[in-house]
Context: one part of a larger RNA
RNA sequence: CUGGGCGUAAAGCGCGCGUAGGCGGUCUGUUAUGUCAGGUGUGAAAGUCCAUGGCUCAACCAUGGAAGUGCAUUUGAAACUGACAGACUUGAGUACUGGAGGGGGUGGUGGAAUUCCCGGUGUAGAGGUGAAACUCGUAGAUAUCGGGAGGAAUACCGGUGGCGAAGGCGACCACCUGGCCAGAUGCUGACGCUGAGGUGCGAAAGCGUGGGGAGCAAACAGGAUUAGAUACCCUGGUAGUCCACGCCGUAAACGAUGUGAACUAGGUGUUGGGAUGGUUAAUCGUCUCAUUGCCGGAGCUACGCAUUAAGUUCACCGCCUGGGGAGUACGGUCGCAAGAUUAAAACUC
Numbered sequence: 001c002u003g004g005g006c007g008u009a010a011a012g013c014g015c016g017c018g019u020a021g022g023c024g025g026u027c028u029g030u031u032a033u034g035u036c037a038g039g040u041g042u043g044a045a046a047g048u049c050c051a052u053g054g055c056u057c058a059a060c061c062a063u064g065g066a067a068g069u070g071c072a073u074u075u076g077a078a079a080c081u082g083a084c085a086g087a088c089u090u091g092a093g094u095a096c097u098g099g100a101g102g103g104g105g106u107g108g109u110g111g112a113a114u115u116c117c118c119g120g121u122g123u124a125g126a127g128g129u130g131a132a133a134c135u136c137g138u139a140g141a142u143a144u145c146g147g148g149a150g151g152a153a154u155a156c157c158g159g160u161g162g163c164g165a166a167g168g169c170g171a172c173c174a175c176c177u178g179g180c181c182a183g184a185u186g187c188u189g190a191c192g193c194u195g196a197g198g199u200g201c202g203a204a205a206g207c208g209u210g211g212g213g214a215g216c217a218a219a220c221a222g223g224a225u226u227a228g229a230u231a232c233c234c235u236g237g238u239a240g241u242c243c244a245c246g247c248c249g250u251a252a253a254c255g256a257u258g259u260g261a262a263c264u265a266g267g268u269g270u271u272g273g274g275a276u277g278g279u280u281a282a283u284c285g286u287c288u289c290a291u292u293g294c295c296g297g298a299g300c301u302a303c304g305c306a307u308u309a310a311g312u313u314c315a316c317c318g319c320c321u322g323g324g325g326a327g328u329a330c331g332g333u334c335g336c337a338a339g340a341u342u343a344a345a346a347c348u349c
Base pairs, nucleotide, nucleotide: 003321004320005319006318007303008302012317014201015200016199017198021194022193023192025088026087027086028085029084030083031082034080035077036076037075038074039073040072041071042070048066049065050064051063052062053061054060091191092188093187094186095185096183097182098181099180103177104176105175106174107173108172109171110154115149116148117147118146119145120144121143125136126135162169163168206247207246208245209244210243211242215241216240220236221235222234223233258316259315260314261313262312263311266295267294268293269292271290272289273288274287275286276285277284278283299305300304322349323348324347331342332341333340334339
């Protein structure tokens, strides 16, 4: 290099955008880069193969021929590929009319609940557990009523329901803003797919500066339990959780399933549109596009997947190659740090 693979055995980058590169729809013409055919030259000898011959045979040797996948040059072919020119509309995009949505950002406004503070009523307990204790309470707690403060989260609706590329997104209102779906036409005319590097986004925890701090709660303290209990249970409680700005760049970042395209039985739900039939209408049926589930045939298969494929194919990228050593050491890059990323070997089974 070739090969076989990547849902669960090793293996899909966490997810986008996109450079180079790779690949690329239909028709016509030109060209002749790749491609194909013929000729010429070259392709040393030895070796190999074939034929004949010489040592009594063979090995060995000699003579002749073939072959020599290659290169150069020349003459042609024009289906495919490339290049150039022209055209097309089905891929892609755009305009229009509607539609659904916790998609994103900023500002504002609510109600329930917890905690705390003030006042009223009221009196001896409350809290907590398997049982207790630490704890709170006659300086008046718990309970209850009224008033106030403050922070965080948004019950019900709520749903294998919706939206988003992924991470993720859930009270209400306003403003700004991205994407998606359907339906009719019109326009552009291959403008496309993938994507090494690159670049952006990226839960939680963590870090920096400044705020904020109700509840919860690593660490920590105490009480229990226990042989012990650096735990599970209880009473407290600081970082943190929240906000702004800046870092970090990782997760069982999972559908453990890369992206795009085409093709290949059905059945039954879901959400959002459209068409059509019955009906005045509510509503019911049929068809259809997109979405999201379940069951299942062929096919693949160990389980299972099955038009949202793990089926049949194509294009491009990423990754794997026995276990341990090890996602470690060293070096590089990045980071304030924590660390991240790239990534071995000896040795051993």